[in-house]
RNA sequence: UCAUCAUCCAGAGCGGUUGAGGGACGGGCCCUGCGAAACCGCGGCAACCGUUCGAGCCCCGGCGAGCCGGCCGGCCAGCGAGAACAGGUGCCAAUGCCCGAUCGAUGAGGA
Numbered sequence: 001u002c003a004u005c006a007u008c009c010a011g012a013g014c015g016g017u018u019g020a021g022g023g024a025c026g027g028g029c030c031c032u033g034c035g036a037a038a039c040c041g042c043g044g045c046a047a048c049c050g051u052u053c054g055a056g057c058c059c060c061g062g063c064g065a066g067c068c069g070g071c072c073g074g075c076c077a078g079c080g081a082g083a084a085c086a087g088g089u090g091c092c093a094a095u096g097c098c099c100g101a102u103c104g105a106u107g108a109g110g111a
Base pairs, nucleotide, nucleotide: 001111002110004108005107006106007105008104013042014041015040016039017038021031022030023029025100026099027098028097043092044091045090048088049087050085051084052083053082056079057078059074060073061072062071063070096103
């Protein structure tokens, strides 16, 4: 950079440096010298990936039966509702701010 899949009406900000923009884009509407964006420090939110646990499923053996989505035991591998943690990201005005589009962002694995 490209394509794929998932998510995007919940949640979470203070300080320092600096000094005029910012909310991707078009239109709107907002935020902003009572300090934008950026960077730094600290704090927080969330749970995509991750780690641990894990009912249950699958699976194996036995039993039972007219039939079984039945009963008992086991359970290497696989799947896994759910729970805890917070290592890798991400995020912390407004529903992705609203509408639009052949749009964007983030994550995961892939080329």
The prediction has a mean pLDDT of 85. SAM riboswitch aptamer (S box leader) from an Actinomycetes bacterium, 111 nucleotides, folded computationally. Of the family's consensus pairs, 97% are formed in the model.